[in-house]
RNA sequence: GCGGAUGGCCGGAUGGCCGCGGGGCCGCAAUGUCCCGAGGAAAGUCCGGACUCCACAAGGCAACGGUGCCGGGUAACGCCCGGCCGGGGAAACCCGAGGGAAAGCGCCACAGAGAACAGUCCGCCCCGGAUCCGUCCGGGGCAAGGGUGAAACGGUGGGGCAAGAGCCCACCGCGGGCCUGGCAACAGGACCGGCACGGCAAGCCCCACCGGGAGCAAUGCCGAAUAGGGAUCUCGUGCGGGGCAGCAGUGCCGCGCAGGGCCGCCUUGGCCCGAGAUCCGGGUUGGCAGCUAGAGCCUGUCGGUAACGGCAGGCCCAGAGGAAUGGUCAUCCAGGGGGCAUCCGUGCCCCCGGACAGAAUCCGGCUUACAGGCCAUCCGCGCAU
Numbered sequence: 001g002c003g004g005a006u007g008g009c010c011g012g013a014u015g016g017c018c019g020c021g022g023g024g025c026c027g028c029a030a031u032g033u034c035c036c037g038a039g040g041a042a043a044g045u046c047c048g049g050a051c052u053c054c055a056c057a058a059g060g061c062a063a064c065g066g067u068g069c070c071g072g073g074u075a076a077c078g079c080c081c082g083g084c085c086g087g088g089g090a091a092a093c094c095c096g097a098g099g100g101a102a103a104g105c106g107c108c109a110c111a112g113a114g115a116a117c118a119g120u121c122c123g124c125c126c127c128g129g130a131u132c133c134g135u136c137c138g139g140g141g142c143a144a145g146g147g148u149g150a151a152a153c154g155g156u157g158g159g160g161c162a163a164g165a166g167c168c169c170a171c172c173g174c175g176g177g178c179c180u181g182g183c184a185a186c187a188g189g190a191c192c193g194g195c196a197c198g199g200c201a202a203g204c205c206c207c208a209c210c211g212g213g214a215g216c217a218a219u220g221c222c223g224a225a226u227a228g229g230g231a232u233c234u235c236g237u238g239c240g241g242g243g244c245a246g247c248a249g250u251g252c253c254g255c256g257c258a259g260g261g262c263c264g265c266c267u268u269g270g271c272c273c274g275a276g277a278u279c280c281g282g283g284u285u286g287g288c289a290g291c292u293a294g295a296g297c298c299u300g301u302c303g304g305u306a307a308c309g310g311c312a313g314g315c316c317c318a319g320a321g322g323a324a325u326g327g328u329c330a331u332c333c334a335g336g337g338g339g340c341a342u343c344c345g346u347g348c349c350c351c352c353g354g355a356c357a358g359a360a361u362c363c364g365g366c367u368u369a370c371a372g373g374c375c376a377u378c379c380g381c382g383c384a385u
Stems, first nucleotide, its partner, number of pairs: 001381010012332007020037006039356001043367002046365005051215004056269006064211005069083005084098001085096004099206002104204002106200003121146002123142008154172006173195001174193003178189004219289004229280007238257003242253004259273004296315008333354001335352007
């Protein structure tokens, strides 16, 4: 200097005038004055929660869903940090839907002889016969070589054999227990065994752990209502005794005992006992709260490899309600283009122009979008000293 990789930051600033939203102060009020006023993603609505409500709650089981190596962090997570293993890469680094295939079921198209305890298309070897001397027929042995395929029942080399084969041997691979290191996932070592028959679980499934449902249009208060409205019909727990209405059948109210119901099921605890349909009609489109002081931010320090946590000090950084932060002027700044000058450091003038994008209950994450610019570290290549 170039290429690659990883992490982080900025992505506008200042002043004047006019105009907005919230809050404080003085004031009866008007006027005034002071302070604050969109994001790193506010986006997607993908995860996890805080908070609110729900007669159901606790424990256990089932169904359904989610996560899936080990250890740590966190309020929690499917997130983050550190490590292990596997894959990609020359490397720095990146990716992983990373438990189980001997619990069971299922799939592997086509091609190919054969796709899981398979198989002989071409072929190799031995014996017998025929022969036109090219070879052919029959019997037996082989699965090492070639071919097909994404993948072919261990790999390489040697011995052995008629030719071959873990048939035997060495090394690798695989399996087994033992030792060493590590909290662990795992790694390494020596020994034993010719050794079971592949892949897919991001097919069903098995195993471990986790999970109630809705959501701020949650929810609560005030106000409002010829009105806690009227009519008709159906279904509907029992017994006892009391009161009221009625000519009666019967209806209503309240008490006691039992019974029934609320959950997918059971136990414990708790709660409820009337339900529905049709028609007529009144009110509600209003106001207040929830609503922003937080698992908050900043600085320093200590612990920790880190994520993060402790301690001390400081700060208050939007709360609209059809939805506010805008307009204009000037200057500066990052960038681009052109011109002039240059002491080669740069200076001056003109023009263009600043990405993705807008809070709505609030946090912790992930994912996606982003013109331009800057910083740091690492890997590799080249050059100079």